Small-subunit ribosomal RNA from proteobacterium Dex60-82, 1480 nucleotides, folded computationally.
The organism belongs to Pseudomonadota, within Bacteria.
The prediction has a mean pLDDT of 84.
RNA sequence: AGAGUUUGAUCAUGGCUCAGAGUGAACGCUGGCGGCGUGCUUAACACAUGCAAGUCGAACGAGAACGGCCCUUGCUUGCAAGGGUGUCCGCUAAGUGGCGGACGGGUGAGUAAUGUAUAGUUAACUUGCCCCUUGGAGGGGGAUAACAGUUGGAAACGACUGCUAAUACCCCAUAUUCCUUCUGUGUUAGUCAUAGAAGGGAAACGGUUUAUUCUGCCAAGGGAUAGGACUAUAUGGUAUCAGGUAGUUGGUGGGGUAAGAGCCUACCAAGCCGAUGACGCCUAGCUGGUCUGAGAGGAUGAUCAGCCACACUGGAACUGAGACACGGUCCAGACUCCUACGGGAGGCAGCAGUGGGGAAUAUUGCACAAUGGGGGAAACCCUGAUGCAGCAACGCCGCGUGGAGGAUGACGCAUUUCGGUGUGUAAACUCCUUUUAUAUGGGAAGAUAAUGACGGUACCAUAUGAAUAAGCACCGGCUAACUCCGUGCCAGCAGCCGCGGUAAUACGGAGGGUGCAAGCGUUACUCGGAAUCACUGGGCGUAAAGCGCGCGCAGGCGGCUUUGUAAGUUGGAUGUGAAAGCCUACGGCUCAACCGUAGAACUGCAUCCAAAACUACUUAGCUAGAGUCUGGGAGGGGAAGAUGGAAUUAGUUGUGUAGGGGUAAAAUCCGUAGAGAUAACUAGGAAUACCAAAAGCGAAGGCGAUCUUCUGGAACAGUACUGACGCUGAGGCGCGAAAGCGUGGGGAGCAAACAGGAUUAGAUACCCUGGUAGUCCACGCCCUAAACGAUGAAUGUUAGUCGUCGGGUUGCUAGUCAAUUCGGUGAUGCAGUUAACACAUUAAACAUUCCGCCUGGGGAGUACGGUCGCAAGAUUAAAACUCAAAGGAAUAGACGGGGACCCGCACAAGUGGUGGAGCAUGUGGUUUAAUUCGAAGAUACGCGAAGAACCUUACCUGGCCUUGACAUUGAGAGAAUCCGGUAGAGAUACUGGAGUGCCUUCGGGAGCUCGAAAACAGGUGCUGCACGGCUGUCGUCAGCUCGUGUCGUGAGAUGUUGGGUUAAGUCCCGCAACGAGCGCAACCCUCGUCCUUAGUUGCCAGCACUUAGGGUGGGCACUCUAAAGAGACUGCCGGUGACAAACCGGAGGAAGGUGGGGAUGACGUCAAAUCAUCAUGCCCCUUAUGUUCUGGGCUACACACGUGCUACAAUGGCUGGUACAAAGGGAAGCGAAGGAGUAAUCCGGAGCGAAUCCCAAAAAGCCAGUCCCAGUUCGGAUUGUGGGCUGCAACUCGCCCACAUGAAGCUGGAGUUGCUAGUAAUCGCGAAUCAGAAUGUCGCGGUGAAUGCGUUCCCGGGUCUUGUACACACCGCCCGUCACACCAUGAGAGUCGGCAACACCCGAAGCCAGUGGGCUAACCGAAAGGAGGCAGCUGUCGAAGGUGGGGCCGAUGAUUGGGGUGAAGUCGUAACAAGGUAAC
Repeated sequence: AGAGUUUGAUCAUGGCUCAGAGUGAACGCUGGCGGCGUGCUUAACACAUGCAAGUCGAACGAGAACGGCCCUUGCUUGCAAGGGUGUCCGCUAAGUGGCGGACGGGUGAGUAAUGUAUAGUUAACUUGCCCCUUGGAGGGGGAUAACAGUUGGAAACGACUGCUAAUACCCCAUAUUCCUUCUGUGUUAGUCAUAGAAGGGAAACGGUUUAUUCUGCCAAGGGAUAGGACUAUAUGGUAUCAGGUAGUUGGUGGGGUAAGAGCCUACCAAGCCGAUGACGCCUAGCUGGUCUGAGAGGAUGAUCAGCCACACUGGAACUGAGACACGGUCCAGACUCCUACGGGAGGCAGCAGUGGGGAAUAUUGCACAAUGGGGGAAACCCUGAUGCAGCAACGCCGCGUGGAGGAUGACGCAUUUCGGUGUGUAAACUCCUUUUAUAUGGGAAGAUAAUGACGGUACCAUAUGAAUAAGCACCGGCUAACUCCGUGCCAGCAGCCGCGGUAAUACGGAGGGUGCAAGCGUUACUCGGAAUCACUGGGCGUAAAGCGCGCGCAGGCGGCUUUGUAAGUUGGAUGUGAAAGCCUACGGCUCAACCGUAGAACUGCAUCCAAAACUACUUAGCUAGAGUCUGGGAGGGGAAGAUGGAAUUAGUUGUGUAGGGGUAAAAUCCGUAGAGAUAACUAGGAAUACCAAAAGCGAAGGCGAUCUUCUGGAACAGUACUGACGCUGAGGCGCGAAAGCGUGGGGAGCAAACAGGAUUAGAUACCCUGGUAGUCCACGCCCUAAACGAUGAAUGUUAGUCGUCGGGUUGCUAGUCAAUUCGGUGAUGCAGUUAACACAUUAAACAUUCCGCCUGGGGAGUACGGUCGCAAGAUUAAAACUCAAAGGAAUAGACGGGGACCCGCACAAGUGGUGGAGCAUGUGGUUUAAUUCGAAGAUACGCGAAGAACCUUACCUGGCCUUGACAUUGAGAGAAUCCGGUAGAGAUACUGGAGUGCCUUCGGGAGCUCGAAAACAGGUGCUGCACGGCUGUCGUCAGCUCGUGUCGUGAGAUGUUGGGUUAAGUCCCGCAACGAGCGCAACCCUCGUCCUUAGUUGCCAGCACUUAGGGUGGGCACUCUAAAGAGACUGCCGGUGACAAACCGGAGGAAGGUGGGGAUGACGUCAAAUCAUCAUGCCCCUUAUGUUCUGGGCUACACACGUGCUACAAUGGCUGGUACAAAGGGAAGCGAAGGAGUAAUCCGGAGCGAAUCCCAAAAAGCCAGUCCCAGUUCGGAUUGUGGGCUGCAACUCGCCCACAUGAAGCUGGAGUUGCUAGUAAUCGCGAAUCAGAAUGUCGCGGUGAAUGCGUUCCCGGGUCUUGUACACACCGCCCGUCACACCAUGAGAGUCGGCAACACCCGAAGCCAGUGGGCUAACCGAAAGGAGGCAGCUGUCGAAGGUGGGGCCGAUGAUUGGGGUGAAGUCGUAACAAGGUAAC
């Protein structure tokens, strides 16, 4: 410090996720030791038991108990029993009294301020114990508990009578200083100080000591400590909480407190708080700190420390220096316990511990030895504070589980290309060590004289012996680490992206590896990354985001010069910022964690001093901002009124006759009752042609005939006036298209709804005919729009150029001129900006000010609540749930019922077919034991198959074989081989006979046959979606790319686009491109012309012979054969074109613009075809899915399709005669002549391994004859009979011949197909395969056309451009209803619960006030009595409780609304292309 994830790829936006650190944690697996820490985060739920606050006899009476002492008795030598002794001493239960129980310890419920933090104030206060100072302590008195007696009660606990003490209580005296009041003086904002007067107020000469002393008491002053009160600032969320408040705000009098104060009360006034967020609701103890972070921040508030609050719940006071009191009191309530039922007792949020809750958190331990606390003079007592120990890997830190050597790189395991490789020096083995462990012995510091819980602990020594000690997670990317097996969209994984459908580095296991390590992972939560709430440090044209527009209160910000002040600001000083923690240094535990000491820091707050630039306030001015005034102009700016013409419609009348209207085409509709058309007149409403424009005006919405009236604003010019008067603007106020609403008018045209006609599968639409609200006017509402420049307002600055509107200035040549300036409005463009597109002085540039708004998509601009509205609805505005994306710009493709250009037998123009018939053949389907398998739009279907009777053959039935039919190795045996026989369907089994080879260096070798055993063979079994190779198709279409350079952030672009041209990315020109490659073309073959060479088997012009056949001699001229050449290149001429490329025409030429044909198939597409040509990975079978044999099947047959053949006839059929090819093939072959047969064919065997011989007859054609339009002398299917051929074998299932038979069919619907010249059509010939078996296939020649205007349309393709929400790429994407399942949520008659108020009732305890009567020790009084006190009673206040009507929140509810998510459901096709009616 970043990374993954939206896309085919890119950039940017934006969310989600990950890597880091942390925790009082929990869970899973595992677990050796020690040190230091930490340990109920949940039920402030309930608690058994024990302990946690006592102490003082030196305050007091007393002596129950214990000990002591004395006496007596018993036994006896000392014990036991009894009695006595509180002046014998120690001591002491209970009691009076004092001090302490307000500290220490726990918890965080409440509390958003009566709290906390920081800084202050107290001239408005208190302070026991402690310290210092001053003074004092004189004289009296009456009780009471304990105790004794009586007595009530189950108990708790009392009642009465009597006795007694005090440092308990009371009275008097004294008291300057104290308190209250008053006066004088000084002083203050308030008041305080001081002098004096009046009134009032104290005590314990007590305790102890032999004694001194010591200690205690009272008053006052001071200090210290500890508190009380007040002020300022800071300290959560929510405005879907906007108004709150009657003791409320203030005053006066009174009361109250330690003390100020509405703290309380009476009266008076009506204030006080609040958008700088009052009031309400929800949540929460606060802080030092802790975690994280570079920091700023964010989160948090366990342990430790400070403060606060609480003590079963609620209320209350008492005592006291201090409490409204955790282990005190009273009352009420809930709960638990005891009870004799009358009544009582209790409070672990102290330490342990129990139950419960929970994912989850410890021992009913030891000790007061240390530190500290209470009491005491002290000894001492108490102390679950504390110090220690126990439990827990809960955290941090440290240590160990051994070290060195050791390669036949052992075994095992895993893997393998079978060679090996990994685990791996790892182990074994040898040597060594002993931290730890175990055992034994010694043994601290902590303590100053004594006292040690920890503890026989830490530590030390000795002995034993590698001995006691390693796991967890991960290994697709992020992210370090890979293979095998199993599984087969199953089981499962997953933090995100995503893995798994038969070769899973992603599931499970294994081997190996990586990471950390006594731990490792997971889960939860916090910060970080996240600049993803942006102060540091973001944005708003199109990604989320500028309010529809203006006016304007508050607020924020604000021109130039000058005076002062010092609030902000800056500097300095002082105080404070507790300790601990963090940081630095040093030190102590063997190190570290941990601890100690010192420093720094604590970025803060406050006070004082100083400065005066800036901000602020203030003084005096200025004119550049802003405004006023004057002038002449521009304008669809606004309101009201008046007026006009064109057109539509309606009405009336005239003319006139059969249609009109409407559409792609129609129909509904109007019209013979006279339409439409035409002419005239009349009526009415709405809108204002041309002018008209990138133009004008307005804040926006918006504004368009003409004229008049009223009226707003802006610009320009003048430079007279004011003197910062300004900008923005939360709330607020106003305006605000269309539609809509209310009332009343108006209504010509248009036109939602509606009706009808069409279209359609449907058509609640698009089209047509009608048509009502509405559109118009007046008044009142509504308040929203893609209210858009998707761009808030204002100011300043920053290159230009070209228009246009309004005003001004200058110039001259005086114009329909030029230049210039201010203001508006457009286009283009630099810098700059931007993700890009684009913006660019009218900014989206550079700066400033203010406002509004945004923070992933969906849910949703929805629900609930509030406000507004007559309603429709508007505005404000969530959450649950769900997804990993949604969205922007641009790129290259693909696509479009987008555009432009071009090509092709693509259409058109022709010609012949097919589709109808019969048959052949292939396919589907069906059938079957099997009908083997593959091929499937084009690009399967006379295809693999250039040829299924057996074989082939892969299929089926049945019969055999199991190292196998075939290959390699191989002990061994035999030559090989040939001829039989028996059984059997055959395979096969058994058996007989013949045969004894070849080479040799004499060892043996080659080939062949048999063959035990084992490795292995074999598979047309699966996967063409694991592959190689080969092939089809787009397409013989003209394209597909690269290097360097340049442009772009980038994907990419450029080149390859453009203008021409071509069959062509062919060539030329231009150009930020220049070159190059694969394709095109050419080079290759063949046909067409000529030349040369060569003449046998070919040829024969001339010569000769002849059996008349180039047969022979002869010749090679010609044809031909087969080799090598020539020839054609837009080369020449003319024209067009751009002086180009090229095109058009012409000449010459056998051939002319690629001369015809072939071979040749770029990058790629279709997971195209083929595992059955072959090869091959993986999987599968192994007495079978292998091998072999017989027979059958592949040839089936209601049917459908493709491809063909033959026909339907006279351009023909039949019969006879007759002419002319090319290219091939031939030895297990072609087979002549001759003969036989009607023929197939047979006999025969010449010739020929072929320019020699044979197949071999070419056919259409031509010349004759016949048929006469018919199911025929057309057509030949089908069937019968008899033959022929091949072959072991023609039944299933071959071909051919003859005779007989003589089916359908009379030119073929919709549709569909081939072909542009030696082509189509037509005619025959040959070959491959092959024993035999073509209508198929591949070749060959013969005869030999028609048409092409042209590119509008169909199909396919190419280039450029455009749109896109497509990228599996339009066979794409995608919307809504309905149906089903699940989820969360709104409404809902209601129901239940909670919270806080309000009104009234009741009114405990208690304080306060009152009180006739009752009771009463201290004081007064001679007494009576009084003062004072107590109880009781009354009253105010008052908790809980009751009643009532409302409010808020939560849960639940029949039913219901929409929403979300789901597998391949239903219906349509709304959107994306002009998405087929542009979308919104």